[in-house]
């Protein structure tokens, strides 16, 4: 200097004029509700998006067990929790920094699929071949029987690889080395796992992001949740418990059984037994308030930890709307692009552009979009010293 990998940040600024919403204060009017005015202070995002996960919160509801259903899937940590984050292991990609993962089980559970091609694709196989033998044939060669899977072909993949012994020809049939699998032992590691040594049969694919098995996890609905105040006029219909014990004739209370209802599907279990269900009926209301912003909160420092993060200390309060607020105009500056000029200092002039995009209960993540710019660490290449 160039190319790349990973991480973090900004993404317009300043001033003037006019105009918005919240909060508290002050002044005026008012019995109050409230209205008007004044200055002060705060006022959209890193994704507010997607609604994909996990929660807080509210209700069912006092909230358990099992089946079914669904989710996750290496190990160890972090977290309120997670399918998230961190570190590591294994596998794959890359020269590398780094990135990706469909990461438990395919023979001591089963089922299923692998098209076409090919002889044969689960416990398979003989198309071309090779060998032995018999018959036919002038020769070339052809046919039958038996043996064979080393060579060739097909395919994504053909039931270990290389070299040798051996054989009629071959073959882990046998041997050496290697890979894989299984068993035993030693060492390291919290662990997943890694390394080393010995023995052995020689060697039985892939797909579970196919059904499934195993391990762990999971109530449902959702702020249009759910509450308070105000207003209001009912009518019709259907159902709406029963029995027993105790007690004193009645009544009340309590207990039990049955029946009915409720708890996402089913079962058990639990709760309730109250005044409920329905309507092309009628009437009132469409209003005000809470939920609604102080918390798993932000920032800074120290300590511990490889890290994610945790603890301690200090400091700050950073939107709360409800047809839904932060906008409009002007000027200057900033960044980028193009053209021209230039005293070549890179100055000046003109033109154009300045991304993705707007809270609506809140928070932790993931995913997606993003013009332009800044910073840091690391890797590779080239050149110079």
């Nucleotide at each position: 200097c160039g190319a790349g990998u990973c991480g973090a940040c900004c993404g317009g600024g300043u001033g003037a004029u006019c105009g918005c919403g919240g909060c508290a204060c002050c002044g005026c009017a008012g019995g109050a509700a409230u209205g008007c005015g004044g200055g002060g202070u705060c006022g959209a995002g890193g994704a507010a998006a997607g609604u994909c996960c996990g929660g807080g919160c509210u209700c069912c509801a006092c909230a358990g067990g099992g089946c079914a259903a669904g989710g996750u899937g290496g190990u160890g940590g972090g977290u309120a929790a997670c399918g998230c984050c961190c570190a590591c292991c294994c596998g794959g990609g890359g020269u590398g920094a780094c990135c990706c993962g469909c990461g438990g089980g395919a023979u001591c559970a089963g089922u299923g699929c692998c098209a076409c091609a090919g002889a044969a694709a689960g416990c398979a196989g003989a198309c071309c071949g090779c060998c032995a033998u018999c018959g036919c044939u002038u020769u070339c060669g052809c046919g039958g029987u038996g043996g064979u899977a080393a060579g060739g072909g097909u395919g994504a993949a053909a039931c270990g690889g290389u070299g040798g012994u051996g054989u009629a020809a071959g073959a882990g049939a046998c041997c050496a080395c290697c890979a894989g699998c299984g068993g035993c032992g030693c060492a390291g590691g919290u662990g997943a796992c890694u390394g080393c040594g010995c023995c052995g049969g020689c060697u039985c694919g892939g797909c579970a992001a196919a059904c499934c098995c195993c391990a762990c996890c999971u109530g449902g609905a959702g702020c249009a949740a759910g509450g308070u105040c105000a207003a209001g006029a009912g009518g019709a219909u259907c159902g709406g418990u029963u029995c027993g014990c105790u007690g004193a004739u009645c009544u009340g209370c309590g207990c039990g059984a049955a029946c009915g209802g409720g708890c996402g599907g089913c079962c058990c279990g639990c709760c309730c037994g109250a005044u409920g269900u329905u309507c092309g009926c009628g009437g009132g209301u469409a209003g005000a308030c809470c939920g609604c912003a102080c918390c798993a909160g932000g920032c800074c420092g120290c300590u511990g930890g490889c890290a994610a993060c945790a603890g301690c200390g200090g400091u700050c309060g950073c939107a709360g709307a409800u047809g839904g607020a932060u906008g409009a105009u002007c000027a200057c500056c900033c960044c980028c692009c193009g053209c021209g000029u230039u005293u070549c200092g890179u100055g000046c002039g003109c033109g154009g552009g300045g991304a993705c995009a707007g809270a609506a209960c809140c928070c932790g993540g993931c995913u997606u979009a993003c013009a332009g710019g800044u910073c840091g660490a690391c890797u590779c290449g080239u050149c110079c010293g």